[in-house]
RNA sequence: AAGUAGAGGCGCCCGCGUCAUCAGUAGGCAGCCGGACGGGUUCAGGCCCGGCAGACGGCUGGCGAAAGGGUAUCGGGCCGAAGUGGUAUACCGCCUGAGAGGUAUACUGCUGGGCAUGCGGCUAAGAGCUGUAUGACUGUCAUCAGAUUGAUGGAGUGCUGCUUGA
Numbered sequence: 001a002a003g004u005a006g007a008g009g010c011g012c013c014c015g016c017g018u019c020a021u022c023a024g025u026a027g028g029c030a031g032c033c034g035g036a037c038g039g040g041u042u043c044a045g046g047c048c049c050g051g052c053a054g055a056c057g058g059c060u061g062g063c064g065a066a067a068g069g070g071u072a073u074c075g076g077g078c079c080g081a082a083g084u085g086g087u088a089u090a091c092c093g094c095c096u097g098a099g100a101g102g103u104a105u106a107c108u109g110c111u112g113g114g115c116a117u118g119c120g121g122c123u124a125a126g127a128g129c130u131g132u133a134u135g136a137c138u139g140u141c142a143u144c145a146g147a148u149u150g151a152u153g154g155a156g157u158g159c160u161g162c163u164u165g166a
Base pairs, nucleotide, nucleotide: 001164002163003162004161005160006159009079011078012077013076014075015074019070027063029061030060031059032058033057037050038049039048040047042098043097044096045095046094082111083110084109085108086107087106088105089104090103091102092101112138113137115135116134117133118132119131120130121129122128140154141153142152143151144150145149
């Protein structure tokens, strides 16, 4: 240097999935009030649909979801597992433009890992995910020491074992 195999642990990701939440919400029915706009993600322009045969909105009484997100157990793939920022491309939602969001791919930067707390973002959310800062914990290597432990510091393009070559 190359190949191969491994370790970190509330370890990472994916899937089926019961259950809760979403929510007494959206929607729809009936009655009353009310009186011109309402819907198609935000804005502008257009187009389409609905509306004085009463829409939007409000009150009352019945009926009443779903998606996304989460999750016991189980299964699968793994240890840059994976996550996230940026750029580019394609697709998505009526059309065009702008913006924002979502999915996928490629390139590139950062992060060893999980946890707690503060602040921020996504989200219906006290769940969860995620960014950042701090803190102790933990694994790894280096250096030092008073050395079966402790201190300081670094980062996974790292570390350890084996094989091959120089």
The RNA shown here (Lysine riboswitch aptamer) has 166 nucleotides and comes from a sheep gut metagenome. The RNAcentral record of the sequence draws on MGnify. The model forms 98% of the base pairs in the Rfam consensus.